[in-house]
RNA sequence: GAGUAUAUAGCUCAGCUGGUAGAGCAUCGGACUUUUAAUCCGCGGGUCUUGGGUUCAAAUCCCAAUAUACUCA
Numbered sequence: 001g002a003g004u005a006u007a008u009a010g011c012u013c014a015g016c017u018g019g020u021a022g023a024g025c026a027u028c029g030g031a032c033u034u035u036u037a038a039u040c041c042g043c044g045g046g047u048c049u050u051g052g053g054u055u056c057a058a059a060u061c062c063c064a065a066u067a068u069a070c071u072c073a
Base pairs, nucleotide, nucleotide: 001072002071003070004069005068006067007066010025011024012023013022019056028042029041030040031039049065050064051063052062053061
């Protein structure tokens, strides 16, 4: 220098061809227990990396940028 992939909750990830954003773990509260652990129940938590474009409507489609990983030179 060229190319490819990834970026979504505190963490690991799903979201499949546009239609109100989800799971597991963790945190917090409760039940159980003498207490802790384990188990069970429940709440909260995200402007979907950033900026534009298309559309009635964008995490999703298009363009650019940024970061990370890999490949080639």

Background:
This is a predicted structure of a 73-nucleotide RNA (transfer RNA) from Pelagomonas calceolata. The organism belongs to Pelagomonas, within Eukaryota. The gene name in the source record is trnK. Its Rfam family is "tRNA". By type it is a transfer RNA. The coordinates come from a structure-prediction model, not an experiment, and the mean pLDDT is 81.